Bacterial RNase P class A from a Balneolota bacterium, 353 nucleotides, folded computationally.
Its mean pLDDT, the model's own confidence on a scale to 100, is 78.
The source organism's lineage runs through Bacteria, Pseudomonadati and Balneolota.
Its Rfam family is "Bacterial RNase P class A". Rfam links the family to the GO terms ribonuclease P activity, dimeric ribonuclease P complex and tRNA processing. The family's RNA type in Rfam is ribozyme.

Parts: sequence; C1' cells; structure tokens
RNA sequence: UGAGUCAGCCGGGUGAUCGCGGGUACAGGGCGGCAACGCCGUACUCGAGGAAAGUCCGAGCAGCGCAGGGCAGGGUGCCGGGUAAUCCCCGGUGAGGGCGACCUCAAGGAAAGUGCAACAGAAAUCAAACCGCCCGCCGGCGACGGCGGGCAAGGGUGAAACGGCGCGGUAAGAGCGCACCGGCGGUCAGGCAACUGGCCGGCCAGGCAAACCCCACCCGCUGCAAGGCCAAAUAGGGGAGGCAUGAGGCGGCCCGCCGACCUCCCGGGUUGGCCGCACGAGGCGGCAGGCGACUGCCGUCCCAGAGAGAUGAUCACCCUCGACAGAACUCGGCUUACAGGCUGGCUCACGCC
Repeated sequence: UGAGUCAGCCGGGUGAUCGCGGGUACAGGGCGGCAACGCCGUACUCGAGGAAAGUCCGAGCAGCGCAGGGCAGGGUGCCGGGUAAUCCCCGGUGAGGGCGACCUCAAGGAAAGUGCAACAGAAAUCAAACCGCCCGCCGGCGACGGCGGGCAAGGGUGAAACGGCGCGGUAAGAGCGCACCGGCGGUCAGGCAACUGGCCGGCCAGGCAAACCCCACCCGCUGCAAGGCCAAAUAGGGGAGGCAUGAGGCGGCCCGCCGACCUCCCGGGUUGGCCGCACGAGGCGGCAGGCGACUGCCGUCCCAGAGAGAUGAUCACCCUCGACAGAACUCGGCUUACAGGCUGGCUCACGCC
C1' cells in the first nucleotide's frame, strides 16, 4: 500500500422567534361539573430510537386458579459458568470451512421397540448373487457349453452395499490369521465436566430421531382495554320507620301466600373521574474481583409519559447535504431495516528500511 476479519461508536450542527405536551415553584383566586375531579396565569426546566419496529423468547407487575404427586400437552437438548430469567450471553469440547485472523453447527440416545429410504440394483439388513473367480462331472478334436457345488476378491447399480488398507493364507476366497487405521467394550492417566491420550480385548455393530419414540430438565391460565379506587340521575335489590292491629290481590269466607305509597340508610352495576404511569434488575464515572459474560463497593445524575393521543414550524449561518424509521405498562435478549462516517485489535500478500 492492497485485500480481509473481529469488535466498539456516531446517526447533521449552532443560534433566534413562535407553537405543542409534561414536571416543579409562586398566590391561593376564577370557571366547568350533582359529585368524584378537571381547566385557566407567570417563571424555570424536560421532551423519541439504535433500532422506539417484528411481538420471536425470558422476566417484573396484575387478576383468576392451585395441598402434594402423576397423566396428557408444550418446550429445551455437548460441557461448565453468568443472570431475576431465557430458545440469551461468556468460556471451553467435538465436527466442518478458510493459507490465516476467524467463521458455522436443533451437537442427547440408532446395542429398547416401531417405521422409512424415489430411481437404479441380485440385495437397503432374519438376507442375498447380475457379470465374475474356483473345483468336480458330462458333452465337444478344440474354442466352449451344460449340470452340481464353493466364494464375495474384482466389475456393475446407487446418496448409501454387513469396516478400510496391506501382508500372509487358499482350488478360488473370506478377520480365516496378523500389523496399522476407524469404530465398539473395558481399564489407567489428565480434566469439575464435555472430552483427550495410553494399554488391553473380541473381530465389527450401515443411515435417518427438524419420523414415531426413549432419556434428562423446565413449564398453571390470561395480559395495562391487566387491575385498583372514587362517585350522580333513573330503574331494580336489602334494611329501618311512617304503618301494620296491613291498602290491595289469589271468584266469596276462614287459614295460608304475595305484598302497595312515602322518608332515610346500605351495597352492586351503567355513564363519568382518578390511579396503575415513569426512581428503574436505571444511566454515567471511578476502584476492586474475574480470561470473559458479569458482580461488588463508592460517587454522581433524574432522563418523554399522552388518552384524539405532544416532540413541530419559520429565519440565518456552516458541513461530508443527512438513511432506516415515531414511544403507549416496564425491563433483559434475539431478529429484521438502515445513506454516510469514525476508532481500535488481528491476519494475509507485496514493497521499502
């Protein structure tokens, strides 16, 4: 210098004027409403994001349900750690990719059982043999053909063929024997563990569990229109009284039953108002612990909160001329969108000293 890889950060700026929403202080007045409560002045101050988004995970909070355990259903799935918690994050292990920095992985169990595998192929797992190899018998002068038996080395099919490869062995062959490699089981050593390495053994066990299934662990349901509080008129409910020694009704009478009209009180619902709702697993800085995720202590700051839903407009100047995008109960993650720009670590190639 070029190519690459991994992290972190910014997301037009400054000033003036006017406006919109919230908060605090000041005087406690006026207005609306039956009430609960709301509105109006002045000053100061605050007012979208890294994703506010998708609503995919996990929590807080709230209401309902719930002795405990199990079934069903759902989720997670190498190991250890972090956290309030997670399908998140960190550090490792294994496998795969890259010259490398580094990246990717739903990565438990196929020796519990069931099942699946198009086409091709003899055969897709109780096995089997198309071409082929070998032995014997028969026919033929011979090339060769037929029958019976042995075999699975070679060829062929397939995504995949009952370990691979070599030597021995054999009529030809075969873990039939042996060495190495792979896999399985045991054992020893290291490691918290996943796992790794050594030794021994019998020769060997195919693939798929984002197929059913098995194993281990986790999981109540519903979401702020959750939910809580306050409070009218009218109708209805309960209680007391007027007024019970009961107006009236059940065809008449007795019994029995239902019970009027007014006043006051009580509780529930509709409409309405307030809260939930902005101090929080909070931001920033420092110190300490840890490889790290993260944690502890100290200091400091207050940082939108509506309910027709605010965050805008105009002017001036400047620059690299400005992307994706707008809070609605809150928080931690993940994912997706994004013009342009800045910083740092590392790798590779080339050149120069």